[in-house]
Context: one part of a larger RNA
RNA sequence: UGACGGGGGCCCGCACAAGCGGUGGAGUAUGUGGUUUAAUUCGACACACGCGCAGAACCUUACCCAGGUUUGACAUCCCGGAAACCUGCCAGAGACGGCAGGGUGCCUCUUCGGAGGAAUCCGGUGACAGGUGCUGCAUGGCUGUCGUCAGCUCGUGUCGUGAGAUGUUGGGUUAAGUCCCGCUACGAGCGCAACCCUCGCCUCCUGUUGCCAUCAUUAAGUUGGGCACUCUGGAGGGACUGCCGGUGUCAAACCGGAGGAAGGUGGGGAUGACGUCAAGUCCUCAUGGCCCUUAUGCCUGGGGCUACACACGUACUACAAUGGCCGGUACAGAGGGCAGCGAUAUGGCAACAUGGAGCAAAUCCCAAAAAAACCGGCCUCAGUUCGGAUUGCAGGCUGCAACUCGCCUGCAUGAAGGCGGAAUCGCUAGUAAUCGCAGAUCAGCACGCUGCGGUGAAUACGUUCCCGGGCCUUGUACA
Repeated sequence: UGACGGGGGCCCGCACAAGCGGUGGAGUAUGUGGUUUAAUUCGACACACGCGCAGAACCUUACCCAGGUUUGACAUCCCGGAAACCUGCCAGAGACGGCAGGGUGCCUCUUCGGAGGAAUCCGGUGACAGGUGCUGCAUGGCUGUCGUCAGCUCGUGUCGUGAGAUGUUGGGUUAAGUCCCGCUACGAGCGCAACCCUCGCCUCCUGUUGCCAUCAUUAAGUUGGGCACUCUGGAGGGACUGCCGGUGUCAAACCGGAGGAAGGUGGGGAUGACGUCAAGUCCUCAUGGCCCUUAUGCCUGGGGCUACACACGUACUACAAUGGCCGGUACAGAGGGCAGCGAUAUGGCAACAUGGAGCAAAUCCCAAAAAAACCGGCCUCAGUUCGGAUUGCAGGCUGCAACUCGCCUGCAUGAAGGCGGAAUCGCUAGUAAUCGCAGAUCAGCACGCUGCGGUGAAUACGUUCCCGGGCCUUGUACA
C1' cells in the first nucleotide's frame, strides 16, 4: 500500500421489511447430470442447466456402422488430351462404375490443312491441399462478470531515508469523485452527467394509399368535395431548480407551492472507466506450437444426437364457479409478404383442398385480436359439462422421404391433479398479474426467444437483521 475480520461509523440496491404472484407437489415440454448405447458428437459447471442451437426426419452433423476414395470435396503451379455442356440406357442402397447419342462456341495468327490462347472439363506427376484433431494455461478478436457500481489515475509542487503519502481526506449535499465550502496543494485525463434514439405537449410544412367538421351522395369515406381534425414524417419550440415561500453557512442543495402536456435525471433505450476471474470461446473467424497424411482427410447409404430404474433446473397446462361450455357481437399496436401474402367464392364437421381477385403494399393480403361486455344453459363441490395426459381408429399438410423421429384435424378414450414439506424466485406503475398478436430461424416443426399492444392492482413503517456494493477508520502472526 492492499486484502481480510462472526471490528466500528456513514450510505446505497426488490437486499430485508410491507405487499402481489409464483417455483418446490401433478401431467407434459425443454435443458442438464447420471445410466444405457455401435454412437447416444462437442462445449458451458457457484452466479452454467428453453445456454452456443434465430428451429437434429435426410441435409445440418462434427458421432457410430457399412460401402468407397487417395493430388483428393476446395486453392496455385507443370505435362498430355478434350470446348463447355445436354440427353438417355445398364448395374448398384447410394457414392461410384460401365455404355450410347447430341454439341462444336469465344479471342489471335493463317499457306485455309492447321497452330496458339482464355474459360471449363478429363487423365497424370509431385510440390501441396485438408483436419469441428490437441493446447483458450502460447495467442488475436469477440464476450460474460463484479456493475451503469462511482470509482480509477496522471503532471507539477510539497512531505517522507524509502516503500509511499498528499491531491481523491474533512464539513455539507447528490443518483453520481454531483456540486459547494474548507484545506500544501494547483491543475488535468478516463469514467458520472450532457450531446444520440424513442415516448409524452404545442407550432409550422406536407395531403396520398391517410382523414371526414361543414355540403351533397352511398350498403360502405363508397363517390363528388375538402385538408379543419386524426394521422404520416420532416423542421422547430418546450423544462432550466427558470419563478415564489421556507430551511441552509451569505453556499451547494433540500422541502413546499405556482404556472405547465410534462418538475426537479419527465418515462424507456443505446452507452459499460482502470481493472478482476490464467472467467468463456483454437466447434464462428484468425493464429504460434504439436499431431494425422491410402487417414484423425474426403464421398455415400443407414443409424445416432429424440435412448430411460432415476435426480435437478427452466417453462407450459391445470386442480375450477372472479369458473368451464354454447351463441351472436366490440375495441389494438407492432410487424411480415413475389419460388411470397393470398381475398370473394365453392367442397369438406374440421385440419385443409379447388380456384385465383388484389398486392413489391399508409392502397391488397396475412387478420379472427383475446381477455372484456351481452344472451343462454352447467347449479354448488362432484374427480364434475373441472382437468386434459395417454391410447385406438380415420384423415390433412410439408417434403425425394414422416418407421426409428414432424406438425395439425375429427371421432372415441378420458390418467395424475382437490393449490403443493423444508426451502426458494420475480416485481415499486402503465410495473406485477392476466389476455391475445406479430417476427426472426424456417420446406415443415415454438409451451422457447425477441418484440407489440389490451385489461390493470397491492404495498414500502422503516434500515435492527440476511445478501451484494461504496467511502472513512481500526486490528492483523496474510500478500
About this RNA: RNAcentral holds the full RNA, with entries from SILVA. This is a predicted structure of a 479-nucleotide part of an RNA (small-subunit ribosomal RNA, 3' major domain) from a metagenome. The coordinates come from a structure-prediction model, not an experiment, and the mean pLDDT is 84.